[in-house]
């Protein structure tokens, strides 16, 4: 330099191929309360991301399109 993938709450992690209507699952952790003498475990609520960044396409974008960043892998 050419090309692929992946990048979504603190960590992991679906969804993207078939754009939608109000709300981005799940686990794991967090927090508060119930259990307990106390902790664990189990049970119940709750807060946390507008999707790696910028721009476009549309009435409407995590999702299509360019263009960047990081990483990883392949090849010159």
């Nucleotide at each position: 330099c050419g090309g692929a993938g992946c990048g979504u709450g603190g960590c992991c992690a679906a969804g993207c191929u078939u754009g939608g209507u109000c709300u981005a699952a799940g686990g794991c952790g967090c927090u508060a309360c119930c259990u307990u003498g106390g902790g664990g475990u189990g049970g119940u609520a709750g807060a946390g991301a507008u999707c790696g960044c910028u721009g476009g396409u549309u009435c409407g974008a995590a999702u299509c399109c360019a263009g960047u960043c990081g990483c990883u892998c392949c090849g010159a």

The prediction has a mean pLDDT of 80. Predicted 3D model of a 76-nucleotide RNA (transfer RNA) from candidate division WOR-1 bacterium RIFOXYA2_FULL_41_14. The RNAcentral record of the sequence draws on ENA. Its Rfam family is "tRNA". Rfam's curators write: Transfer RNA (tRNA) molecules are approximately 80 nucleotides in length.